[in-house]
A computed fold for a 323-nucleotide RNA from uncultured Paenalcaligenes sp., annotated as Bacterial RNase P class A. Lineage of the source: Bacteria > Pseudomonadati > Pseudomonadota > Alcaligenaceae > Paenalcaligenes. Its Rfam family is "Bacterial RNase P class A". From the family's description: Ribonuclease P (RNase P) is a ubiquitous endoribonuclease, found in archaea, bacteria and eukarya as well as chloroplasts and mitochondria.
RNA sequence: UGCGUCGGGCAACCGCGGUCUAUACAGACCGAGGAAGGUCCGGACUCCAUAGGACGCGAUAGCGGCUAACAGCCGCCCGGCGAGUACCAAAUACAAGCCGAGGACUAGGGCCACAGAGACGAGUCUACAACACUGUAGGGUGAAACGCGGUAACCUCUAUCGGGAGCAACACCAAAUAGGCAUACGCUGGUAUUUCAUACCUCGAGGGCGGUCCGCCCAAGUAUGCGGGUAGGUGGCACGAGCUAUUUAGCAAUAAAUAGCCUAGCUGAAUGGUUGCCUGCAUGCUCAUCGGGCAUGUAUACAGAAUCCGGCCUAUAGGCGCA
Repeated sequence: UGCGUCGGGCAACCGCGGUCUAUACAGACCGAGGAAGGUCCGGACUCCAUAGGACGCGAUAGCGGCUAACAGCCGCCCGGCGAGUACCAAAUACAAGCCGAGGACUAGGGCCACAGAGACGAGUCUACAACACUGUAGGGUGAAACGCGGUAACCUCUAUCGGGAGCAACACCAAAUAGGCAUACGCUGGUAUUUCAUACCUCGAGGGCGGUCCGCCCAAGUAUGCGGGUAGGUGGCACGAGCUAUUUAGCAAUAAAUAGCCUAGCUGAAUGGUUGCCUGCAUGCUCAUCGGGCAUGUAUACAGAAUCCGGCCUAUAGGCGCA
């Protein structure tokens, strides 16, 4: 430096969140991570769309296997680099390990720095044939030179796969206010100003005061029912591609069997604090042959669930192991 692994342990008390219980101001049990992170891939689940097919778009790319699936993982092949070993050294051989965007350039198009006559359009020097056109061979440049050159980490072609949005998905319950629909009752009759509109008198369903009637006041809408949506609440949501141990099959990834276990579910977002012991580390003192004892300090990093799961990537004090 790189990789892997652990990410202090036990107990008591107090506090917080959840579940259960017949005793409920109680009791019992459970309560963050290796990455819960980035949201980069792949699935479960939900809703929407969808006869079938094609085009387009996107992704993947040696061969085989694993898996629910994958751009993941495992094994092998090929190519490149290669510590090191053999050897005095070099060359050469072997080689742990690391990397590979390792389908196709004889379908077509594009591009090919410098050098070179010329990078596919053509054409230089020399020799020979020809002596006009041209052909053959050689020299020189270059990673590559007429050979169907090189390049697909350029378009493209081939093969395979892919519908879209996402738990703020989605489902259920459902207030007040406003608005919608239906039904019942009511919105009367006059006067004034040219009209409109307003004012006044009268009638007026209904409402308020009230136990009831009278009365007084308000009055153009009132009452009842239905349905949608919002706030809010509940579910989704914690038994799952689950965890631990053993055995078997396999080189391995992984699969199967048996036994045991239940291990957060919040939403102003709980998961914390104190003390004691042990353990690790640091410092000091001391006994003293390796080593031991005592005291003090410290346990710190990265970070923190929010529908769940499998990967990848990134971060990580200190201890341990390997190279």